[in-house]
Context: one part of a larger RNA
Molecule: small-subunit ribosomal RNA, 5' domain
Organism: uncultured prokaryote
RNA sequence: GAAUGAACGCUGGCGGCGUGCCUAACACAUGCAAGUCGCACGAGAAAGGGGCCUUCGGGUCCCCGGUAAAGUGGCGAACGGGUGAGUAAUGCGUAGGUAACCUGUCCCCGAACGUGGAAUAACCUGGCGAAAGCCGGGCUAAUACCGCAUGAUGUCCACGGAUCUCCGGGUUUGUGGACCAAAGGUGGCGAGCUUCGAGCGCUGCUGCUUGAGAAGGGGCCCGCGUCCCAUUAGCUAGUUGGUGGGGUAAUGGCCUACCAAGGCUUCUAUGGGUAGCCGGGCUGAGAGGCUGUCCGGCCACACUGGAACUGAGACACGGUCCAGACUCCUACGGGAGGCAGCAGUGGGGAAUAUUGCGCAAUGGGGGAAACCCUGACGCAGCGACGCCGCGUGGGCGAUGAAGGCCUUCGGGUCGUAAAGCCCUGUCGGGCGGGACGAACCGUGCGAGCUCUAACAUAGCUCGUGCCUGACGGUACCGCUAGAGGAAGCCCCGGCUAACUCCGUGCCAGCAGCCGCGGUAAUACGGAGGGGGCUAGCGUUAUUC
Numbered sequence: 001g002a003a004u005g006a007a008c009g010c011u012g013g014c015g016g017c018g019u020g021c022c023u024a025a026c027a028c029a030u031g032c033a034a035g036u037c038g039c040a041c042g043a044g045a046a047a048g049g050g051g052c053c054u055u056c057g058g059g060u061c062c063c064c065g066g067u068a069a070a071g072u073g074g075c076g077a078a079c080g081g082g083u084g085a086g087u088a089a090u091g092c093g094u095a096g097g098u099a100a101c102c103u104g105u106c107c108c109c110g111a112a113c114g115u116g117g118a119a120u121a122a123c124c125u126g127g128c129g130a131a132a133g134c135c136g137g138g139c140u141a142a143u144a145c146c147g148c149a150u151g152a153u154g155u156c157c158a159c160g161g162a163u164c165u166c167c168g169g170g171u172u173u174g175u176g177g178a179c180c181a182a183a184g185g186u187g188g189c190g191a192g193c194u195u196c197g198a199g200c201g202c203u204g205c206u207g208c209u210u211g212a213g214a215a216g217g218g219g220c221c222c223g224c225g226u227c228c229c230a231u232u233a234g235c236u237a238g239u240u241g242g243u244g245g246g247g248u249a250a251u252g253g254c255c256u257a258c259c260a261a262g263g264c265u266u267c268u269a270u271g272g273g274u275a276g277c278c279g280g281g282c283u284g285a286g287a288g289g290c291u292g293u294c295c296g297g298c299c300a301c302a303c304u305g306g307a308a309c310u311g312a313g314a315c316a317c318g319g320u321c322c323a324g325a326c327u328c329c330u331a332c333g334g335g336a337g338g339c340a341g342c343a344g345u346g347g348g349g350a351a352u353a354u355u356g357c358g359c360a361a362u363g364g365g366g367g368a369a370a371c372c373c374u375g376a377c378g379c380a381g382c383g384a385c386g387c388c389g390c391g392u393g394g395g396c397g398a399u400g401a402a403g404g405c406c407u408u409c410g411g412g413u414c415g416u417a418a419a420g421c422c423c424u425g426u427c428g429g430g431c432g433g434g435a436c437g438a439a440c441c442g443u444g445c446g447a448g449c450u451c452u453a454a455c456a457u458a459g460c461u462c463g464u465g466c467c468u469g470a471c472g473g474u475a476c477c478g479c480u481a482g483a484g485g486a487a488g489c490c491c492c493g494g495c496u497a498a499c500u501c502c503g504u505g506c507c508a509g510c511a512g513c514c515g516c517g518g519u520a521a522u523a524c525g526g527a528g529g530g531g532g533c534u535a536g537c538g539u540u541a542u543u544c
Stems, first nucleotide, its partner, number of pairs: 001544004006540005013390006019383002021348001026346003030343003035075003040072002048063006082301003091226004096221003101218003107213001109211003114148004123138006154179011184206007193199001227273003234264003239261008276298004280291004303324005326337004354380001356379003362376001363374004393423004403414004427485001429480005437471001442466009488533005493514003499528005509516002
C1' cells in the first nucleotide's frame, strides 16, 4: 500500500447493489417450513335454503353436496432448505475403468390388459387408560391384497452357429425346456342389443402390465495430487493371499469355514496434532504466499450412540425401533420432545438482523384440470458492514468589516472567507400522474386439423377479447415553495504533507520505530493556523 463476513472510538444527509453468529454442532417458549389427488375407493356431517306432513315441539325428502373433517389407496415426502461437528481419506480435485452394476417419473418404439377369490380400515358396537393410546365383536369398497389363465422380444438351464475378445468373457442368432404380468377411471355418442338403474357396443383422454432403447441421475474400482510433528520408527490377526459358501444392483475379507504366511514402511508406514475439499477469493510485476464468508459443485452430519424397515432411491433433519443425557406432562401406573429449516428467546461473545408481506414472478410436489401446498423463492424491514453514485450550493463581492490568533506594535493572518447583491434547484418536503416485471393457465368468440357412422363430443394448433402484481401508490415523470434541513474525523519532531502562542515542569502525559517531558516543549494539554481524507475518519485484529 492493498484486503476483510470484521469489531471499537468520534461523527453521520440520501439512494442503488450486495452482505450480516467467524464464539456455544449450547439449550430452546411460540408460530409457520410437505403435502396433494373425489378423474383410484367405501362412507359422509353441521349450519343454511326449499317442498310435504305437523300434535306447532318437530318429523321427513331434496338442494347446497357427494362440500368439510376423518379413513383405505396412489404419488411425493431420499428434492428443496440448514450446518461444518466429524473426516488427512470409505473425502475432494483431475484423468480414466465398469466385459462387475442399478435407475421411479419424463421421452421414443413394440406387445398385452382374460377370469376368479378372500379380507380390512372408515362406520356400528363392547371394553381398558388420567393421558398418549390400545384391545375385542360385527359390516363394506377399491388402481389395496391373493389365486388361475395367456405368455416372449424377458430371466434361467441345456445343446449348436456367427462375430469380437484384455481369453475371464461380451454381442448376436437357432432349437428345446422351466419360470413370471396386469386395473381401472373419466368424457362423448347410440344406427344395433337391453332387466330402462345402467350395462353392452363405438370412440377420445388418462392410467396399469411386460419388453427394447435413449436421456438424465447414481453405486463401485483405479492412476496422480491433497497440512504440520521423527522430541511419533516400526505397524498389522480378517491382518495379506487362496479355495468353497454367504451377501449385494454389483466387484471385493464385505462376511464366514478351511488352507497358506503373508501385507505395509525413511520414496515416511504407524502414531499424534490440525482441517470439510474444490471452482474460487485476497495479495503480488510474476513466481509464490495466505484463504475457502456470500454464490456454484462434491462430501459429511441432523440431541448423543447404535440398528434396520419401507421404497426406484434412505440406513432417512421436521419417519420407525433400542440405549443414553436433558426438558416437559402425569391421576405416579405411564407418556411426550429434538430449530445445524424461517423468524424469534436465553446464554456465550468485541460482534452479527424482522416472531414482516406474497405465492404476482422463477422453481418444486400433487392433480386430467381448475387449483392446493411451498419461511425454496420473490420482496419489504434493521445495521455506513462493504462497494458505487449524489448532495450539503453557484457567480460576483475589499473601506480587506467585526471578532479570534500572532506581532519586531509598523503590521501580518483566518480571508472572497463572511456580510451584501444576483442566481440555480440535485437530495429531502408538498401536490398530481404513475409503471416494466404478465407470459402462462383458464375462459368467451372465430378458424383449421385429428378421431368418428356423425363438424356429437373430446383433443390439438392458430387468431382475438377478458382474467392474474407481494413489492407499491414504490420506481419513474410533471408541478411547486425555498439556500433553506444536511460535515466530520485524524494528523502537523524525523520517517511523513502540515508551526506558532499559552499552560505544564522527568509532573501530568505522548509513543508504530527513533524517542519527547527535569522553566522559553513545532513531540504533553489547550488555542489560532496548517496538512490529509471525506459521509466518513481513525484505532485494533488478521493476510499478502